[in-house]
Molecule: c-di-GMP-I riboswitch aptamer
Organism: Bacillota bacterium
């Protein structure tokens, strides 16, 4: 540097559901919780889905793509 995530270890994230707050809503944030995740980190760029007071929003844990990154194996 490349490929990979079969095995181990360290560390990380956190679905459903419950509680509180915010939002018209989709949904978000915090706490509990733990189904899963090797990018389930990040960017709404293309597609997709969802909401809407039709102005615009939401989802990156839907797919693709960009950027960045831990550990290990070969």
């Nucleotide at each position: 540097a490349g490929u990979c995530g079969u095995a181990a270890a360290a560390g990380g994230u956190a679905a459903a559901c419950c509680u509180g707050c915010c939002g018209c809503a989709a949904g978000g944030c915090a706490g509990g919780g733990g189904c899963a995740c090797a990018a389930a980190g990040u960017c709404a760029u293309g597609g997709a889905u969802c909401c809407u007071u039709c102005g615009g929003g939401a989802u990156c844990g839907c797919c693709a793509g960009g950027c960045u990154g831990c550990c290990g194996a070969c």